[in-house]
């Protein structure tokens, strides 16, 4: 220089091929309830699509450019 993968709640993760209903799940975490007090257990709450366009009634999902990680080829 090219080419190929990855980006989603504080964390790790489903969904993207195949557009569409409040973007789901565990972990943390916060509030109940139980306990003599924690723990564990039930109940709730908490909070996220990497960044700008483009396409469509309608984008996390397509389409282009860009970053930022990781491979591979000169």
């Nucleotide at each position: 220089g090219c080419c190929c993968u990855u980006a989603u709640c504080g964390u790790c993760u489903a969904g993207c091929c195949u557009g569409g209903a409040u973007a789901g799940g565990a972990c943390g975490c916060g509030g109940g309830c139980u306990u003599c007090c924690g723990g564990a257990g039930c109940c709730u709450g908490u909070a996220a699509c990497c960044a700008g366009g483009g396409u469509u009634c309608g984008a996390a999902u397509c389409c282009c450019u860009g970053u930022a990680a990781g491979g591979g080829c000169g």

A computed fold for a 74-nucleotide RNA from a Candidatus Micrarchaeota archaeon, annotated as transfer RNA. Its Rfam family is "tRNA". Gene Ontology term of the family: triplet codon-amino acid adaptor activity. The sequence was found in a public genome assembly. Model confidence (mean pLDDT): 81 of 100.